[in-house]
């Protein structure tokens, strides 16, 4: 130094604060005062980035659309379903298992001291669409700028040959680029080319052998069609209803069925759309919008921390750790940061101690 | 508490199916005018909030933070 975890200063005295219980007294029926006795923030309470429980819409149904997620094996996991028990709350066993975590391995890159290390949102790029700027002759069934190579004219030389120019062959060299349509060696060729051949990659098989599986290893078969991006758009598979404690329930106050307009396979639950579903209505009119008029909240959910946003501290002594100081007196710090219905991951912030393990 | 939105030049704001970013005011120089303003004409001026990933390349795509602004009883 990296890495995982564990603590988040300890005791006493005193002054408070917020909740609960329980005693006594006042006002008089839910408050005040005052005694006791008890409980009082995190490892992240934070960001709200992800799943759930819980409410309500139909304890949610079809179907478009959208949104997430994506190697394999196992373990672990808020939760869920079942089954016992219990007056409940709730506990216990079984079982399935998302979000996530750890472990082993399988692939694909990368580093390297060549023995490991690290890393990865890791289906599908021979379904289709699209996009690959600059440069470059040519950017995906590609491409003759430089060049190689045959061959016709025609020029210069005594000649070997060499220059223009036109048809034709090459993809093995050089150049551009991030990426240029298998690699390296040989054979062949005018020159050259999987044009052949050998090995190495690459595809493909209703093979064979390991392996639970992801997948390897060998076989045969195919001269090679098949670059790259899915954190493009999509295909394939698996899940996923919406909305959020300002959900939602009771109790209660005013106004009184006010005025105007619109209004009928129509409004409304319904929050992306259709259908279904439930309710209300169809001229005595649902509803919608504007005006008018009017009012007052509170309780529950809510939690042996617990709400009104508001409480959980403050002071002395004594010891801990850190720094200054002379090995003393003595001083000075002592983090990051504070609950708002709960859980359970993830990220970020954290002054320092201590342990393990490289 | 819950839900949604934006961070681009000094200011207001474009630019989003990925290819080194522009406009309008603002500041500077020059022209015009006696001088200033206006008008022309040129020129400066950007870690696109920070980080990391994904790609050949990222304002943009995707993750994470960070600061603002707005709706809800």
């Nucleotide at each position: 130094g990296g890495u995982g975890g564990a603590c988040a200063g300890a005791c006493g005295g005193u002054c408070g604060c917020c909740g609960g219980c329980g005693g006594u007294c006042c006002c008089c029926a839910g408050g005040g005062a005052u005694c006791g006795c008890u409980g009082g923030a995190g490892g992240a309470a934070a960001g709200u980035c992800c799943g759930g429980g819980c409410u309500c819409c139909a304890c949610a149904g079809g179907g478009c659309a959208g949104g997430a997620c994506g190697c394999u094996c196992g373990c672990g996991g808020a939760u869920c379903g079942c089954g016992c028990u219990g007056a409940g709350a709730g506990g216990c066993g079984c079982g399935a298992g998302u979000a996530c975590g750890c472990g082993a391995g399988g692939c694909a890159c990368c580093c390297c001291u060549c023995g490991g290390g690290g890393u990865g949102a890791c289906g599908g790029a021979a379904a289709g669409u699209g996009c690959c700027a600059c440069a470059g002759a040519g950017a995906a069934c590609a491409g003759a700028c430089c060049g190689c190579c045959g061959g016709g004219u025609u020029c210069c030389g005594c000649g070997a040959g060499g220059g223009a120019u036109c048809c034709g062959g090459c993809a093995a060299g050089g150049g551009u680029g991030a990426a240029a349509c298998g690699g390296u060696g040989g054979g062949g060729u005018a020159a050259g080319a999987g044009c052949c051949c050998a090995c190495c990659g690459c595809g493909c098989c209703u093979c064979c052998g390991c392996g639970c599986g992801a997948g390897c290893g060998g076989g045969g078969c195919g001269g090679c069609a098949c670059g790259g991006c899915a954190a493009a758009c999509c295909c394939c598979g698996u899940c996923c209803g919406g909305a959020g404690c300002a959900a939602g329930g009771c109790c209660a106050u005013g106004u009184a069925g006010g005025g105007a307009a619109g209004g009928a396979u129509g409004c409304g639950g319904u929050g992306g759309c259709c259908c279904g579903c439930c309710g209300c209505g169809u001229u005595c009119g649902a509803c919608u919008u504007c005006c008018g008029g009017g009012u007052a909240g509170g309780c529950c959910g809510c939690u042996c921390a617990g709400a009104u946003c508001g409480a959980u501290g403050g002071c002395c002594g004594u010891c801990g750790c850190c720094g200054c100081g002379u090995c003393a007196a003595g001083c000075g710090g002592u983090a990051c940061a504070g609950a708002a219905c709960c859980c359970g991951g993830c990220u970020u912030a954290u002054c320092g101690u201590c342990c393990g393990c490289c | 508490g819950c839900c949604g939105g934006a961070g681009u030049a000094g200011c207001u704001c474009a630019g989003c199916u990925g290819g080194u970013a522009g406009a309008g005011c603002a500041g500077c120089u020059g022209a015009u005018u006696u001088g200033u303003a206006a008008u022309c004409a040129g020129c400066u001026g950007g870690u696109c909030g920070g980080g990391g990933g994904u790609u050949c390349g990222a304002u943009u795509c995707c993750c994470u933070u960070c600061u603002c602004c707005g709706g809800c009883u």
Two RNAs folded together computationally: RNase P RNA and transfer RNA, 431 nucleotides in total. Rfam match: Bacterial RNase P class A. Its family is annotated with ribonuclease P activity, dimeric ribonuclease P complex and tRNA processing in the Gene Ontology. By type it is a ribozyme. About the family: Ribonuclease P (RNase P) is a ubiquitous endoribonuclease, found in archaea, bacteria and eukarya as well as chloroplasts and mitochondria. The coordinates come from a structure-prediction model, not an experiment, and the mean pLDDT is 77.